[in-house]
This is a predicted structure of a 350-nucleotide part of an RNA (small-subunit ribosomal RNA, central domain) from an uncultured bacterium.

Context: one part of a larger RNA
RNA sequence: UUGGGCGUAAAGCGUUCGUAGGUGGCUUAAUAAGUCAGUUUUCAAAGAGUCCGGCUCAACCGGAUAAAGGGGAUUGAAACUGUUAGGCUAGAGUUAGGUAGGGGUAAGAGGAAUUCCUAGUGUAGCGGUGAAAUGCGUAGAUAUUAGGAAGAACACCAGUGGCGAAAGCGUCUUACUGGGCCAUAACUGACACUGAGGGACGAAAGCUAGGGGAGCGAAAGGGAUUAGAUACCCCUGUAGUCUUAGCUGUAAACGAUGACAACUAGGUGUUACGCGUAUCGACCCGCGUGGUGCCGUAGCCAACGCGUUAAGUUGUCCGCCUGGGGAGUACGCACGCAAGUGUGAAACUC
Repeated sequence: UUGGGCGUAAAGCGUUCGUAGGUGGCUUAAUAAGUCAGUUUUCAAAGAGUCCGGCUCAACCGGAUAAAGGGGAUUGAAACUGUUAGGCUAGAGUUAGGUAGGGGUAAGAGGAAUUCCUAGUGUAGCGGUGAAAUGCGUAGAUAUUAGGAAGAACACCAGUGGCGAAAGCGUCUUACUGGGCCAUAACUGACACUGAGGGACGAAAGCUAGGGGAGCGAAAGGGAUUAGAUACCCCUGUAGUCUUAGCUGUAAACGAUGACAACUAGGUGUUACGCGUAUCGACCCGCGUGGUGCCGUAGCCAACGCGUUAAGUUGUCCGCCUGGGGAGUACGCACGCAAGUGUGAAACUC
């Protein structure tokens, strides 16, 4: 490289937007670049193929000749691909009407709990554990009552429930704002899909500067346990956790399953919307569309399992894999304040 693969064996970029590129709905006409057919020219000789012949055969040598393919020219074909011009509405989108939602950003408000402070009541313990001790307490703790302060998180509702591209999002109110879904009509008329590079977003931890600091709590100190105990348990406790402005750019960033489209038995939950039947109305029942679960047929799979939310049957585009270790290391380059991240080998060895 060909081939084969990527849920769990190596392998889907964390997610998304989008440039180039690749691919692309129905229909009419033209064209003839791709495509197909014919003719012609050329691809020296030698060699190879086929046939015939000459050395007694063969090797060797001589003669004749075919087919296929490449390049050029030319004459045609017009289904498909392309191009040009026109049309269409099933893809895609827009407008008008509804609808559910922890989608996002900012501001404000709230109650429970915790800790601390002040005051009252009250007296000897509290706390903690397997058992203890360190610790706190007669300078009055723990408990309890009243008042005050602070920060962080929002019990119940809460649900294989909802929303978001993913990361993620949960008290309430307001302002601004993104997307989805449903039903009916109108409009645009292929405007689409994917997407190398590139841009944006991206948990936690970490970094810089300013604030904040209740609880929790790496590091650190002490008490235990133990042969030891740089741990597990206990008492403290600094960074951090919170916020503002930046940086970092990684996770088992997982459904370990790329995106889009089409097709292929069902059953049963749930959620949003609509329709029908019924009804005083609601529930119920049936149907349609979108989401989200479970079970399961065919089929697939090494098995486990997947199974209209496919890992089934196909198409287009991208990413990635090629024995284990060495190694996600070295070197170089780029980015970063740093930590480090991205890209990413080889020798050697089994």
The prediction has a mean pLDDT of 88.